Description:
A computed fold for a 1495-nucleotide RNA from an uncultured bacterium, annotated as small-subunit ribosomal RNA. Model confidence (mean pLDDT): 84 of 100.
RNA sequence: AGAGUUUGAUCCUGGCUCAGAGUUAACGCUGGCGGCGUGCCUAACACAUGCAAGUCGAGCGAAGAGUACCAGAGUACCGGGCUCUUAGCGGCAGACGGGUGAGUAACACUUAAACAAUCUGCCCUCGAAUGGGAGACAACCAAGCGAAAGUUUGGCUAAUACCCCAUACAAUCCUCUCCAGGCAUCUGGAGGGGAUGAAAGGCCCGCAAGGGUCGUUCGAGGAGGAGUUUGCGGCCUAUCAGCUAGUUGGCGGUGUAACAGACCACCAAGGCUAUGACGGGUAGCCGAUCUAAAAGGAUGACCGGCCACAAGGGCACUGAGACACGGGCCCUACUCCUACGGGAGGCAGCAGUGGGGAAUUUUGGACAAUGGACGAAAGUCUGAUCCAGCGACGCCGCGUGAAGGACGAAGGUUUUCGGAUCGUAAACUUCUUUUGCAGGGGACGAAUACGCGCAAGCGUUUGACGGUACUCUGCGAAUAAGCCACGGCUAACUACGUGCCAGCAGCCGCGGUAAUACGUAGGUGGCGAGCGUUACUCGGAAUUACUAGGCGUAAAGCGCGUGUAGGCGGGAGCUUAAGUUUGCUGUUAAAUCUCGUGGCUCAACCUGGGAACUGCGUUUAUGACUGGCAGGCUAGAGUACGGCAGAGGGGGGUGGAAUUCCACGUGUAGCAGUGAAAUGCGUAGAGAUGUGGAGGAACACCGAUGGGAAGGCAGCCCCCUGGGCCAAUACUGACGCUCAUGCACGAAAGCGUGGGUAGCAAACAGGAUUAGAUACCCUGGUAGUCCACGCCCUAAACGAUGUCAACUAGGUGUUGGGGAAGGAGACUUCUUUAGUACCGCAGCUAACGCGUGAAGUUGACCGCCCUGGGGAGUACGGUCGCAAGAUUAAAACUCAAAGGAAUUGACGGGGACCCGCACAAGCGGUGGAUUAUGUGGAUUAAUUCGAUGCAACGCGAAAAACCUUACCUACCCUUGACAUGUCAGGAAGAUUCCAGAGAUGUGGAAGUGCCCGAAAGGGAACCGUAACACAGGUGCUGCAUGGCUGUCGUCAGCUCGUGUCGUGAGAUGUUGGGUUAAGUCCCGCAACGAGCGCAACCCUUGUCAUUAAUUGCCAUCAUUCAGUUGGGCACUUUAAUGAGACUGCCGGUGAUAAACCGGAGGAAGGUGGGGAUGACGUCAGGUCCUCAUGGCCCUUAUGGGUAGGGCUUCACACGUAAUACAAUGGUCGGUACAGAGGGCUGCCAACCCGCAAGGGGGAGCUAAUCCCAGAAAGCCGAUCGUAGUCCGGAUUGUUCUCUGCAACUCGAGAGCAUGAAGUCGGAAUCGCUAGUAAUCGCGGAUCAGCAUGUCGCGGUGAAUACGUUCCCGGGUCUUGUACACACCGCCCGUCACACCAUGGGAGCGGGUUCUGCCAGAAGUAGCUAGUCUAACCGCAAGGGGGACGGUUACCACGGCAGGGUUCGUGACUGGGGUGAAGUCGUAACAAGGUAACCA
Repeated sequence: AGAGUUUGAUCCUGGCUCAGAGUUAACGCUGGCGGCGUGCCUAACACAUGCAAGUCGAGCGAAGAGUACCAGAGUACCGGGCUCUUAGCGGCAGACGGGUGAGUAACACUUAAACAAUCUGCCCUCGAAUGGGAGACAACCAAGCGAAAGUUUGGCUAAUACCCCAUACAAUCCUCUCCAGGCAUCUGGAGGGGAUGAAAGGCCCGCAAGGGUCGUUCGAGGAGGAGUUUGCGGCCUAUCAGCUAGUUGGCGGUGUAACAGACCACCAAGGCUAUGACGGGUAGCCGAUCUAAAAGGAUGACCGGCCACAAGGGCACUGAGACACGGGCCCUACUCCUACGGGAGGCAGCAGUGGGGAAUUUUGGACAAUGGACGAAAGUCUGAUCCAGCGACGCCGCGUGAAGGACGAAGGUUUUCGGAUCGUAAACUUCUUUUGCAGGGGACGAAUACGCGCAAGCGUUUGACGGUACUCUGCGAAUAAGCCACGGCUAACUACGUGCCAGCAGCCGCGGUAAUACGUAGGUGGCGAGCGUUACUCGGAAUUACUAGGCGUAAAGCGCGUGUAGGCGGGAGCUUAAGUUUGCUGUUAAAUCUCGUGGCUCAACCUGGGAACUGCGUUUAUGACUGGCAGGCUAGAGUACGGCAGAGGGGGGUGGAAUUCCACGUGUAGCAGUGAAAUGCGUAGAGAUGUGGAGGAACACCGAUGGGAAGGCAGCCCCCUGGGCCAAUACUGACGCUCAUGCACGAAAGCGUGGGUAGCAAACAGGAUUAGAUACCCUGGUAGUCCACGCCCUAAACGAUGUCAACUAGGUGUUGGGGAAGGAGACUUCUUUAGUACCGCAGCUAACGCGUGAAGUUGACCGCCCUGGGGAGUACGGUCGCAAGAUUAAAACUCAAAGGAAUUGACGGGGACCCGCACAAGCGGUGGAUUAUGUGGAUUAAUUCGAUGCAACGCGAAAAACCUUACCUACCCUUGACAUGUCAGGAAGAUUCCAGAGAUGUGGAAGUGCCCGAAAGGGAACCGUAACACAGGUGCUGCAUGGCUGUCGUCAGCUCGUGUCGUGAGAUGUUGGGUUAAGUCCCGCAACGAGCGCAACCCUUGUCAUUAAUUGCCAUCAUUCAGUUGGGCACUUUAAUGAGACUGCCGGUGAUAAACCGGAGGAAGGUGGGGAUGACGUCAGGUCCUCAUGGCCCUUAUGGGUAGGGCUUCACACGUAAUACAAUGGUCGGUACAGAGGGCUGCCAACCCGCAAGGGGGAGCUAAUCCCAGAAAGCCGAUCGUAGUCCGGAUUGUUCUCUGCAACUCGAGAGCAUGAAGUCGGAAUCGCUAGUAAUCGCGGAUCAGCAUGUCGCGGUGAAUACGUUCCCGGGUCUUGUACACACCGCCCGUCACACCAUGGGAGCGGGUUCUGCCAGAAGUAGCUAGUCUAACCGCAAGGGGGACGGUUACCACGGCAGGGUUCGUGACUGGGGUGAAGUCGUAACAAGGUAACCA
C1' cells in the first nucleotide's frame, strides 16, 4: 500500500466482499511449565448458610470468676486489693471502606470560574478558660402479659449522661464615632456603650502541696471535606412546532448552614423557541481504551475521579456530616416462623445456591505488610487489603532436545514403472539436562511497636504467602504438538471416493463420471501451546468528503420569480480592539501514552525523572486583515432627460377565407370510405353545382425571427399597462449579491357554478382486421376543447445545465441601437453595445461532448444528492384540496449487482451498393398412380446399431437366404476362438465308427517330418495338459480425445509486424473514388510492409510440332474373302517431351491509371471447358460400430461356439428413385455408328440343343492381339388410329432355368396365362445457362447368386436470361439496439401454487404518560389545653417548658373516569418480494412491426 466482483471486451460511476488491528468474549479440536494480569456484558431476578463494624473498664454503676496479697474471723466465710469476663448507661465510629449502573439528556459529568450567599467532627497552630449546684433514667430488684419477637407497672442507683446559676472575649445582636476598599446588592478595620451564650472530668507520680498527661468549653486561623451558582462542551428524532400559571418578574414574608418561586400572600403579564423550545427514544459522565498516517470514528470492562442507587415507593429522626446498603417509621409485592392472636427479613459487601444465559471462579488463608475504626496504650475489629485456589480468558517468557548419520533402509503416497517424494527425517553413534523426578540447603518482603534510658542507644518480639521463590547434587532423551488451510483474492497439489447427490462457500463461485473448490489419504503452506469459527468495533471506505467528494447524460439544480431572517460584500484615511496573531502566567489530579533511568536471569510487569496532555482562564503586546463607531469618495446599484424594437400583459371592437348546418334553384344515381371492404348517407332526390342565410372556433400566406421570470405569446384596430436596449450628460452615494420559512405566477388534463358548442373528439355504439382484437383502420358520437368566475399545482415544467460577478484565442451568420468612412442614391465597409445560431484554440470531461451565452479559471449565496438496485415516490402520520389527488416521506424483506459513455460483433418487418439457377425468362421434373428402396411409427422373443432442418431418410451398407450379424430363442465352453510367458506330454496333418440339430463328446487303425549333432541330446514350428499373470467385449461416454469428414463456401475474406491515434476495449492499415470472378488491380489516404486465402504452378480436354511404331494405322507398291500377309510409319491412333494465349496488338471509353467495350490474327480470347485444390473459423455438427485411444463397466459372462429365427413384419406417414399414363408413341422386320472398362476359382468364341432363361462344347486370351460385346435412341419399311387401347405393366396362377450345402420364411431369371392403378397429377416444391438440360444405351466396383441404387462412359442434342422491384443465401459500408448462448435473442403484466416480511382491520391485551376527581399510612409543619408531666421560677396556688392525644395542610400506596403515545395480537383484506421447465397473451428493446416516453 491494496485486491475480487457488473461487460464478449473497455473506461467510469457505484455498491457488496476480503486481506489488518482489537475484545471482560463464547464455541470446536488440542493442551507441557512459569510469571504478570483478568473473570455475570444476560435477571437492579430470588436467595439457604457463614462471615463483611465495631471499640473504649484510663467516663459510670453493677454482676460473675480467679487470686502467690491485706484486715477481720468461727477457717464454712466476709470486706478490701489485684487480674480477667460480661450485658447496660455513656463516648466515638456505624455518612468511611466495599458493591452496582436501575434511574438520569440533568449544572448529572468535564473544563474554567464564582460564593461580598455558606457549613465543617476528628487533626494542626494561636489565645482564653475549666467555679458552684440540682434532679433523673438504664442496669439491678419485685410483680405481670406473650408461643415467640418482645413488653408493661412499681422501686433503688452512678457518670465525661441531663439541667440550672456564675464568669467571659476579637463570638452573635442593637447602637454611636472614625478609617480603608470594592464587581451592583456591599465588605474590611479601629474605638465606646448595652444585651445574650460555656465547660467534665479520668489516669499517673507525689504523704501533701503540686506536677504531668489525655480530655472538656469559648474564640481566631489553617488543612482537608461538603454545599450552592455560572460560561463553554459532549446522543438520535421536526413523521415532536409551538411550550409554560409557580409559569416569568416584583414587594413582603417563611425557610435553610447558605442564595433562590425553594415555599407562601399580594401585584404585574411575562418567560422559552427554527442557533430547535416542548415531546419521544436511547444512555450513568469523565480521565481514558480500541482503531486510524492524521483528522476522525467507536467504546466507557479492569485502575482512578465524580454522580446515582441499596427489594419497589414515601418519610423524617439522630448527627459535624445521611434523608443513611449490613439504622428507624409507614405502604406495596414476595419469602419465612406461628400456639393463628401475632411476628421476622432484604447479598447491586466476600464466598456460595437456584434461575436466566453462548458465557464468567473457592461457602480458602491471614491481619505478616498497606490502610481504616476505637483505645493513653497493650490491643481488638477489618471478605478493605495482602495472599493462595479455579479457568490457555489475555499478554510475556521457556521447553518438547543438539551434533553427526545414505543402502537415500523398511513402510506410506504417487508413477510415464525408469523413478519421484515423505527424507538426514528415522534407525544408529556421540553429547547436553532447560523442564521433570529424587535428595540437601533456604529467603527478601520487617519498618515500627514494646521495655529500659535524660540522650546517644541497648534489649526483646512479630511472615498468611511458604519449606514457596531461589540454590546445590544425582538420574536419564528421558515427562511434553497440535490446529487451520492448499480454485482466485492468498503462502501452499496430487491420488482415490462421490456424480447438481452428498456436501462446500467471506465474495466470485465449485459438484450433472477424469472435481488442485465436496469427503478421505499422502504431500505442502501458515501459525504454534495453541489454532480455527462466530459475534462486535475501527480500518481499508475520499462509501457523509473539516482536512477531502459531487449534481448536462451515471444518484443529484426546487417549474419559475419576488423577498424576510441568515451568509457574503467596492475605493481611501482616522479611531476601537470583538475576531485573528503573540509573550508571560494559573490550571489541565494520579494512573495511561511517549523519551530516558532503575528492579525482577530476559520480557510481560513494576519503578524514579522528563516531555506531553494540542483545552480553558487572568494578563501583555501588535494594529496588517475581518468586524464595530463617526465622517467622506464614485468604478457597483439606482434616478432624471432623449430615442428605439417587440406575437410582453389586460380590456373592448372589428375582418375575411374555410368547415358544418338551414332554405330555395339546377340535376340524377350514386356518394363516402379503405390495403381491400363494410357499417354510414342517398330515388322521401344524396353527392355535385348556384344563390341567400345562421352559428361557433381558429387566424393560411407574411414567417425569418422577436419580446417575456418561467408556464407561455400570432388576423386587424383602439384604450390601459409592465419590462428591456442604446446614447450623452446630471444627480444619489454601497442604497449591493444570494436567499431557509413566507408570498405570487404556473401547459395540458381534471373539478364546481352559469353560458356556449361549427369542427375535432376520451367514453360509448357499429363495421372491419384477427386465433382472439375490449386496439391499430373505418362510420358515427357524448363529456371536453371555447367564455366568465372559483379551485387544482402537476409535466421529459428540458439547455435533463440554480442565480450573480470577474477573467481567459478566434472565425462565420443573424436581430435591436449607436458611431466613423465611402457613395448622387440604393447601399457598402469598419467599429461599438445588448441579444441569438453554428464552427473552433487552450482548458475541462469517464467518454460523449462543452468551449467568452462554458460543462474553462475563480469568488459569493442557495437548493439537492451522497446509505447501491428493488421494495417506493409506496405505507403510516401531518399539511393542503369539493374530489381526483398533491406535498412531506420511511421500514421490514430481497439481490450482487442496477447504471453511464464508448468498442467489437450479431441482429432489424433500418438505409445504400454488389453477387449467386436467388428471382425472373425457359426446359424437364417431384407432389396424384404402381413398384423399388430408405426413414418414422406401430408390431415383435428379436425386428441389432448409428445418421434427424438445409448439412438424416437408394445415408454407414461397393450386395442381410447360411455366413455377414453386432439382435432373439435354445444347447454348450470357461486361461478361453485370438497374443505373450511357465510346465508334464506328443510331431503335425490326413482317415474312420458311434451319439447328437450341431457345436461337441467317446473310441479305432495307420503315421513320423525340418535344423544342429558321430551319438546321446537340444532347438524351431504345430498339437495338447495344468495353474496363474492375462486374453476378450460392435459394452458406455463423439459432451474426455486423435484421426477422418460434412457445412457455411471456392464465399472473398481472415490476420500480423512496425508506426500513428485513443486513458482503454480498440481504431488505422482492410475505409474512400474507380474496377474485378476475386482484399483482382489502380489512384488517393498516417500509414508502410508482410502472411494465410484469390490467382498461378498440377491433372484432363481442345491445336500443332518432335521422338517412337506393336497387338495400332494403310497414302503410295505388291497380296488376300478379310490390313490377311509383305512392306511402310506419311496419316489416324497410342504415349512421352515441347510449343501455344500474355489484354501481347489496333481503335474507343476512362483520371494520362487500373480496367472495360469493339476488332484483327488464331485451333483456342479475356480465369478457353472440366477436375483436384477448401483461409481464420462456426455448428461441444458426424463417427468410441473402420481404426487408434483416456476413463468407467462385464470376467462360468456384456467373452466364446453351434443350430434355428430376426434385421425381409405392416392399419399408416414422409423422402429418394424406377416405370407409365402414349402417336415426337407402341409392336414387328431390316439396317448404321461409340466410348470407357473388366477378365485365370476368370472372360468364354465358333458350332449344336432349347420358344426362352439356359444347357452342351471347348478354340482363344494373363489381353491396343482373344472374350464379355448384339450398343441403344437413330435410319428404312409395315401396322395400330385416341381406345383404359396392339398404351401401361403391377398382381396372381402354372411350368421351368441358374447360383448355392441349402432359395419355406427370404434370391435372380425364363416361357405361357392373368392384365391393378394410371388418361399428365391440389396446396406446395426441385434441377438446369451449352456439348448443359432433356433423352438413349454401354461398362465397372460389390458379388457364389441378386442393381430401378451407385461410380463411370459415350450417342442424339435444345429453349431462355428484359432485368435486379420482390423471395432465399452471401459480401461491403452505414444506422439503431435494453441482444453477446448474440432475434430460435431479450423481455412485460394478469392469473394459478408455495413461502416470507409488511400495510389496513370489528376489536382484544399490555407498557408509559397527562388531565380531573376520590382517598389519605407514616412523617413534618401549623393550630389546639382533652390527658399527663423530675430539674427552672414561685411560700403556695400556679406558671414556664415538655410529652401524649385531636385537628388542618402537604403527600406515598390505592381507586374511578377520560385523553395521548407505544408494543403485541386479530377473522378478513391490500399490495410487495422470492421461487422448477405452470397458464394467457406479446407491452418494451430494430422504424420491435401503431416511434417511444412524461403529466